[in-house]
Context: one part of a larger RNA
RNA sequence: UUGGGCGUACAGGGUGCGUAGACGGUAUGUUAAGUCAACUGUUAAAUUCCCCGGCUUAACUGGGGGCCAGCAGUAGAUACUGAUGUGCUAGAGGAUGGAAGAGAGAAGUGGAAAUUCUCGGAGUAGCGGUAAAAUGCGUAGAUCUCGAGAGGAACACCGAUGGCGAAGGCAGCUUCUUGGUCCAUAUCUGACGUUGAGGCACGAAAGCGUGGGGAGCAAACAGGAUUAGAUACCCUGGUAGUCCACGCCGUAAACGAUGAUCACUAGACGUUAGUUCUGUUUAACAGAAUUAGUGUCGUAGCUAACGCGUUAAGUGAUUCGCCUGGGGACUACGGUCGCAAGACUAAAACUC
Numbered sequence: 001u002u003g004g005g006c007g008u009a010c011a012g013g014g015u016g017c018g019u020a021g022a023c024g025g026u027a028u029g030u031u032a033a034g035u036c037a038a039c040u041g042u043u044a045a046a047u048u049c050c051c052c053g054g055c056u057u058a059a060c061u062g063g064g065g066g067c068c069a070g071c072a073g074u075a076g077a078u079a080c081u082g083a084u085g086u087g088c089u090a091g092a093g094g095a096u097g098g099a100a101g102a103g104a105g106a107a108g109u110g111g112a113a114a115u116u117c118u119c120g121g122a123g124u125a126g127c128g129g130u131a132a133a134a135u136g137c138g139u140a141g142a143u144c145u146c147g148a149g150a151g152g153a154a155c156a157c158c159g160a161u162g163g164c165g166a167a168g169g170c171a172g173c174u175u176c177u178u179g180g181u182c183c184a185u186a187u188c189u190g191a192c193g194u195u196g197a198g199g200c201a202c203g204a205a206a207g208c209g210u211g212g213g214g215a216g217c218a219a220a221c222a223g224g225a226u227u228a229g230a231u232a233c234c235c236u237g238g239u240a241g242u243c244c245a246c247g248c249c250g251u252a253a254a255c256g257a258u259g260a261u262c263a264c265u266a267g268a269c270g271u272u273a274g275u276u277c278u279g280u281u282u283a284a285c286a287g288a289a290u291u292a293g294u295g296u297c298g299u300a301g302c303u304a305a306c307g308c309g310u311u312a313a314g315u316g317a318u319u320c321g322c323c324u325g326g327g328g329a330c331u332a333c334g335g336u337c338g339c340a341a342g343a344c345u346a347a348a349a350c351u352c
Base pairs, nucleotide, nucleotide: 004323005322006321007306008305012320014202015201016200017199021195022194023193025088026087027086028085029084030083031082033081034080035077036076038074039073040072041071042070043069049065050064051063052062053061054060091192092189093188094187095185096184097183098182099181103178104177105176106175107174108173109172110155116150117149118148119147120146121145126137127136163170164169207248208247209246210245211244212243216242217241221237222236223235224234259319260318261317262316263315264314267297268296269295270294271293272292273291274290275289276288277287278286279285280284301308302307325352326351327350334345335344336343337342
């Protein structure tokens, strides 16, 4: 390599868009590149295979025959693949009418509350913290309490195995701009499709650069405890950071540890958004059917087991990525990218 695999044993790329490529619905015409079959030429002889012969036999050797497959040509076949033409509508997309939504960006705005701080009133000796304490705060009047104000961050209830988004993720309210999805009609286009190496874009948190902001929390750091020690767990403080704008970084247990798309294969019970019926206590409920999501259980089947089970890990098809004993090693070297931190790509010796 082949074979075999990728939920948990090694293995699904973090996610999308998409180039080349690979694969591709249905009817018919043309062509004849692939494909099929016939003939011709060639692929030297020797060798190998078969038959007959010659050396006493064999090895050896003479003669004849034949094979395989390649290449080229000639005249053909046309089911399939390709190319090309004309159609079709079941794939795909558009249109029209509806539906839901924390989908995205920008601007504005709110207080039923909460923390902190400032000022004022009232008030007096403690407060705080813990398993227990101490550091800490407090007679320069703290904690508690009433009133006023400032400021930042986050949005209780609703709230939900609920919704939306490709993923990361998204939650006070209003406005503007804007993306996607679903249902119904079967009105239009007519295969326009699927996947996708490279490429491009997005991508939590932390981190970085410049400038703001800074209430709470809190790496680092300081102190108090604990302890044999305690560079920790606990406590008191506390700076980066967390927040905003712009620019980088490009990684996560980026997880459903399960790539994308299509088709098929028992059901039961919830729930979300539609549509169509039926019924009634008739203007709102209940039930049924049917689409699209999202859950629980479960048949066949699968699985090493656990479990999965129409949202498959079942049965098939197309396509991309990845794996090949453990360690060395998410490393070294080289290269690309980055301000840096580092990221990506990625060995070997050696060892078990």